RNA sequence: UGGACGAAAUGGCAAAAUUAUUGAAAAAUAAUGACGCAAAACUAAUGGGGCUAAAGUCUAAAUGCGAUUAGGACUACGCCAGCCAGUUACCGAA
Numbered sequence: 001u002g003g004a005c006g007a008a009a010u011g012g013c014a015a016a017a018u019u020a021u022u023g024a025a026a027a028a029u030a031a032u033g034a035c036g037c038a039a040a041a042c043u044a045a046u047g048g049g050g051c052u053a054a055a056g057u058c059u060a061a062a063u064g065c066g067a068u069u070a071g072g073a074c075u076a077c078g079c080c081a082g083c084c085a086g087u088u089a090c091c092g093a094a
Base pairs, nucleotide, nucleotide: 005092006091012037013036017032018031019030020029021028022027035082041087042086043085047084048083049080050079051078056074057073058072059071061069062068
């Protein structure tokens, strides 16, 4: 010096919940708030996985037909990185 690792120190982030706004929703932003985090920094057709389903497609039922009502299924270039993962990074005891 580098890697691994995680004592100490300087600090950092901010779960749930509440309020407001945006959104069809998932969720996001801001404030309050701290459950926790050694990467709780960044990355979302440039890895995997998960969530939602407005629009679209298919379908059951009712109806004489069409239309309509309403249920179900599929579907993401929508969303989640505080799920795993990739990349980068502060400090320096054992």

The RNA shown here (c-di-GMP-I riboswitch aptamer) has 94 nucleotides and comes from Falsibacillus albus. Rfam family: c-di-GMP-I riboswitch aptamer. From the family's description: GEMM was predicted in a large-scale screen for bacterial structured RNA regulatory elements. The model forms 95% of the base pairs in the Rfam consensus. The RNAcentral record of the sequence draws on Rfam.